[in-house]
RNA sequence: GCGCCUGUAGCUCAAUGGAUAGAGCGUUGGAUUCCGGUUCCAAAGGUUGGGGGUUCAACUCCCUUCAGGCGUG
Repeated sequence: GCGCCUGUAGCUCAAUGGAUAGAGCGUUGGAUUCCGGUUCCAAAGGUUGGGGGUUCAACUCCCUUCAGGCGUG
């Protein structure tokens, strides 16, 4: 240089083009406990890497760009 893959919550990951983008862990608050742990309840936390396009509707499709990984000369 060329080709392919990945990018979504603090972390690990879901989501067939269609309901308010969800789950586990973690965090915070509460219940329980003499205290802590365990367990239970609740809450917060998102520019779906950036930009543009297609569509009534985009995490999803297309273009471009950035970052990371793999292969190849």
Molecule: transfer RNA
Organism: Bacteroidota bacterium